Transfer RNA from a Candidatus Woesearchaeota archaeon, 73 nucleotides, folded computationally.
Its Rfam family is "tRNA". The family's RNA type in Rfam is transfer RNA.
Taxonomically the source falls in Candidatus Woesearchaeota (Archaea, Nanobdellati).
RNAcentral holds the sequence, with entries from ENA.
Model confidence (mean pLDDT): 82 of 100.
[in-house]
RNA sequence: GCCUCCUUAGCAUAGUGGCUAGUGCAUCCGCCUCGUAAGCGGAAGGUCCCGAGUUCAACUCUCGGAGGGGGCU
Numbered sequence: 001g002c003c004u005c006c007u008u009a010g011c012a013u014a015g016u017g018g019c020u021a022g023u024g025c026a027u028c029c030g031c032c033u034c035g036u037a038a039g040c041g042g043a044a045g046g047u048c049c050c051g052a053g054u055u056c057a058a059c060u061c062u063c064g065g066a067g068g069g070g071g072c073u
Stems, first nucleotide, its partner, number of pairs: 001072007010025004018056001027043005049065005
């Protein structure tokens, strides 16, 4: 330099163009317990990496950029 994949909550991740973007763990509150853990119930937490384009409508499609992984020379 070229090709390819990934980027969504603190962490790990789901999401086939259409409702207020979901799940697990963690965190916080409550229940339970003599107490703690476990278990059960609930809550909070998201500029969907950035910019532009297409579209009535974009996390999703296209282009450019940034960061990261893999491959080739």